Predicted 3D model of a 101-nucleotide RNA (Glycine riboswitch aptamer) from a Candidatus Atribacteria bacterium. It was read from a public genome assembly, where an Rfam model found it. The source organism's lineage runs through Bacteria, Pseudomonadati, Atribacterota and Atribacteria.
[in-house]
RNA sequence: AUGAAGGUAGGGGGAGAAGUCUUUUCUUCUUAGAAAAGGAGCCGAAGGGGCAAAAUGUAUUAUACAUUUAAACUCUCAGGCAAAAGGACCCUUACUGGACA
Numbered sequence: 001a002u003g004a005a006g007g008u009a010g011g012g013g014g015a016g017a018a019g020u021c022u023u024u025u026c027u028u029c030u031u032a033g034a035a036a037a038g039g040a041g042c043c044g045a046a047g048g049g050g051c052a053a054a055a056u057g058u059a060u061u062a063u064a065c066a067u068u069u070a071a072a073c074u075c076u077c078a079g080g081c082a083a084a085a086g087g088a089c090c091c092u093u094a095c096u097g098g099a100c101a
Base pairs, nucleotide, nucleotide: 006096007095008094009093010092011091012090013089020039021038022037023036024035025034026033027032041081042080043079047077048075049074050073054068055067056066057065058064059063
């Protein structure tokens, strides 16, 4: 300073998947509600794990092996499957920040 990235806080938007079953206990009077444990099914967007091209190294005829390696892909450990809450990510406001010139 016609102020980049980044950070903090507020506001707005924000998907998917059973309002599942069994047992026990409690509330209570009940065709109900709550908690705990368990069964089978499902989702992918807190967090977490895995992977390509490529690069490097070793051996090498081709090539093989090892290491590093992203995501909204993939797994489903965690989390979740009415609403609420949470929610990657996007937009925006304020403060901060101080790159380029």